[in-house]
RNA sequence: UUCUUAUCAAGAGCAGGUGGAGGGAAAAGCCCAAUGAAGCCCGGCAACCGACUUAACACAAUGUUAAGCACGGUGCUAAAUCUUGCAGCAUAAAGGCUGAUAGAUGAGAA
Numbered sequence: 001u002u003c004u005u006a007u008c009a010a011g012a013g014c015a016g017g018u019g020g021a022g023g024g025a026a027a028a029g030c031c032c033a034a035u036g037a038a039g040c041c042c043g044g045c046a047a048c049c050g051a052c053u054u055a056a057c058a059c060a061a062u063g064u065u066a067a068g069c070a071c072g073g074u075g076c077u078a079a080a081u082c083u084u085g086c087a088g089c090a091u092a093a094a095g096g097c098u099g100a101u102a103g104a105u106g107a108g109a110a
Stems, first nucleotide, its partner, number of pairs: 001110008013042001016041003022032003027084003043077003048073003052068007081102001086099004
C1' cells in the first nucleotide's frame, strides 16, 4: 500500500502542564481557536486484540460461547464520521429514513 471483516448517535480535562497559530482527512459548507489551535507530557474514556477470573458446553491436548477485569498492545478524548456530495423512500416542517461511496479504528491476510 491492497484485500477481508467488525464498529462508528454513547463516553472522556469546557481553570492540568508545555507550546505558540493553526485546526476540524480532501472539496463545498459550517464551525473551533490569543477567554489561547496543532504537537508533546500528564489525566481521563472505551473495551477491538492479547493476558487473567468466573460460568455453561464440548474435550486427548485444549477449545467455543457468555459475563467480568483493565495488566499488556492499540484507539479515542468540540460539534452524529460536524454536515453534504451518489441511489432510493418520505415530507407541512424538522441534523427525516435506508443503503452505497469516501473516511477513521481494531483484528486478520497478501